Background:
Model confidence (mean pLDDT): 85 of 100. Small-subunit ribosomal RNA, 3' major domain from an uncultured bacterium, 477 nucleotides, folded computationally.

Context: one part of a larger RNA
RNA sequence: UGACGGGGACCCGCACAAGCGGUGGAGCAUGUGGUUUAAUUCGAAGCAACGCGAAGAACCUUACCAGGCCUCGACGUCCGGAUGGCGUAUGGGCAAUGCCAUAUUUCCUUCGGGACAUCCGAGACAGGUGGUGCAUGGUUGUCGUCAGCUCGUGUCGUGAGAUGUUGGGUCAAGUCCCGCAACGAGCGCAACCCUUGCCCUUAGUAGCCAGCACGUAGAGGUGGGCACUCUAGGGGGACUGCCGGGGACAACCCGGAGGAAGGCGGGGACGACGUCAAAUCAUCAUGCCCCUUAUGGCUUGGGCUACACACGUGCUACAAUGGCGCGGACAGAGGGAUGCGAAGUGGCGACAUGGAGCGAACCCCAAAAACCGCGCCCCAGUUCGGAUUGCAGCCUGCAACUCGGCUGCAUGAAGCCGGAAUCGCUAGUAAUCGCGGAUCAGAACGCCGCGGUGAAUACGUUCCCGGGUCUUGCACA
Numbered sequence: 001u002g003a004c005g006g007g008g009a010c011c012c013g014c015a016c017a018a019g020c021g022g023u024g025g026a027g028c029a030u031g032u033g034g035u036u037u038a039a040u041u042c043g044a045a046g047c048a049a050c051g052c053g054a055a056g057a058a059c060c061u062u063a064c065c066a067g068g069c070c071u072c073g074a075c076g077u078c079c080g081g082a083u084g085g086c087g088u089a090u091g092g093g094c095a096a097u098g099c100c101a102u103a104u105u106u107c108c109u110u111c112g113g114g115a116c117a118u119c120c121g122a123g124a125c126a127g128g129u130g131g132u133g134c135a136u137g138g139u140u141g142u143c144g145u146c147a148g149c150u151c152g153u154g155u156c157g158u159g160a161g162a163u164g165u166u167g168g169g170u171c172a173a174g175u176c177c178c179g180c181a182a183c184g185a186g187c188g189c190a191a192c193c194c195u196u197g198c199c200c201u202u203a204g205u206a207g208c209c210a211g212c213a214c215g216u217a218g219a220g221g222u223g224g225g226c227a228c229u230c231u232a233g234g235g236g237g238a239c240u241g242c243c244g245g246g247g248a249c250a251a252c253c254c255g256g257a258g259g260a261a262g263g264c265g266g267g268g269a270c271g272a273c274g275u276c277a278a279a280u281c282a283u284c285a286u287g288c289c290c291c292u293u294a295u296g297g298c299u300u301g302g303g304c305u306a307c308a309c310a311c312g313u314g315c316u317a318c319a320a321u322g323g324c325g326c327g328g329a330c331a332g333a334g335g336g337a338u339g340c341g342a343a344g345u346g347g348c349g350a351c352a353u354g355g356a357g358c359g360a361a362c363c364c365c366a367a368a369a370a371c372c373g374c375g376c377c378c379c380a381g382u383u384c385g386g387a388u389u390g391c392a393g394c395c396u397g398c399a400a401c402u403c404g405g406c407u408g409c410a411u412g413a414a415g416c417c418g419g420a421a422u423c424g425c426u427a428g429u430a431a432u433c434g435c436g437g438a439u440c441a442g443a444a445c446g447c448c449g450c451g452g453u454g455a456a457u458a459c460g461u462u463c464c465c466g467g468g469u470c471u472u473g474c475a476c477a
Base pairs, nucleotide, nucleotide: 001477002476004473005472007471008470009469010468011467012466013465015461016460019425020424021423022422023421026316027315028314029313030312031311032310033309034307035306042053043052064302065301066300067299068298069297070296073125077124078123079121080120081119082118083117084116087104088103089102090101091100092099106115107114108113127291128290130289131288132287136285137284138280139279140278141276143274148187149186150185151184152183153182154163155162156161167178168177169176193268194267195266196265198236199235200234201233202232203231204230207226212223213222214221239262242256243255244254245253246252318418322377323376324375325374326373327372328371334365335364336363339358340357344353345352346351384415389410390409391408392407393406394405395404431453432452433451434450435449436448437447
C1' cells in the first nucleotide's frame, strides 16, 4: 500500500422486510450427472455449467461406433507423360459410394504448341472437430451501470509511498458546491445515438361520409377531398425556467403553478483500470507436439433419442374467479416468390382440392385469446385433469422400424395446492391471455419479439446476501 475481520461509522441494491405469483410433491417436455452401450461424439461445472454451444440429430448435419472401400488423396500450387475430354443420354454391377461399357461432343494457334479437363507416375505437399485455452490472437462471461481507476507538475517522506481522490454538505453518480499544499488532466459517470409519450409542419394510390354526389345485398365500393386517424421526414417541447419554504446567500432538497410530460419522464444501445492462469485450440486464426495406405478421405447401417436412479430449467394441472356449448367484440409487431396462398368444394377433423390476389401500408398468413351475452355442469377424482395405450387416418420427406409432427374414435393414469428448503417481481411492473418471427423439407412446452387485461406492497435498514467510502486491528501478500 492492499487483502481480510463473527471491528467501528456512514450509504446503496427486490439484499432483508411488506406484498403477489411460483419452484421443491404429480404427469410430461428438455438439459445434466450416473449407469448402460460396439458407440451412446465433444465442450460447459458454485454464483457466472445444467431449454447452455444446438436460431431446430430420421439420412445429411456428425465430429462417435460397426462394416465395406480410397490412397497424390474430397480441396490448393508445381513437374513429366498419355488422352480428348467435361457434360448429357442409355445400360451393367454394389447394401451404398467408388466402379465398368456404349453413343455423342471443345477453343486458340506463328501448326512447334497452348488453354481446359481426365488418366498414369514421381514427389514436394494436401488433410486432421488429434493434444495443449497453463504457449496465444480474437471473442465472451463475471464482479457491475458498481463509482470507481489513474496521470503530469508541485509539495511532504531516507524509502515503500502519501497528497490530489481526505474533510463539511449534496447527488443515481469522484454529480455538484464549499473548504483544503495542492493545481490541472485522462479513462469511467452524465450528455450527444435509437425508441416511446404531446404539439406543429411537409407529403398524401393505407385513413375519412368529416362536407357533397353515386351506390348499397355486405362494404371508402366509386367520383371527389386530405380536414381528422395514420404513415415517415423535419422542427418545437423540460431548462429547477417560474412561485413559496428550507439550506452557508452555495450545491441541492421539499411543496406549488402551468404543462402531454417534470426534477435523470419511461425503455434501449453503451460496460473504466482491473479480478477469476474464468470460458472457448470444436466458429475462426495460430506457436509447439502428434497421425500420414491413417488420428486423413468416401460410403451403408447404427448411435448422439439407451434407463434402476439423482438434480436443474420449463409446460400442463389438481378446478366453480372454473370446465363445456352457442353467439358477439377489440390488438400490436412481423413474415411471404423453388413463397404466402383467399373465395368456393369434399372431409367430423388433421387435410385435400381449387387456384383468385400479392415481390405486398394494396393480396395472403389471420382466427387474436383472455373478454362479454345466453345456456349446461353442482363439488364429485367429477362434464376437473389429461398421461398412457389400442385402432383408423393426414402431412413433410428418397425414406418416419430404431427415431417426426398432426387428426378422429376409444382408453382414461398420477394429481385434491405440495417437507426441509428456495426463486422472480416496485408499474403498464408482477400475474394472466393470445399473436408473430428466426432456425427450418418436416419437427418447440425452448429462444427472440409483440400487443390485450392488469394488481398488491414498501413501516423501515436491527438482521441475511452483495457492493461503495472513511477509519481501526493484524495471523496474510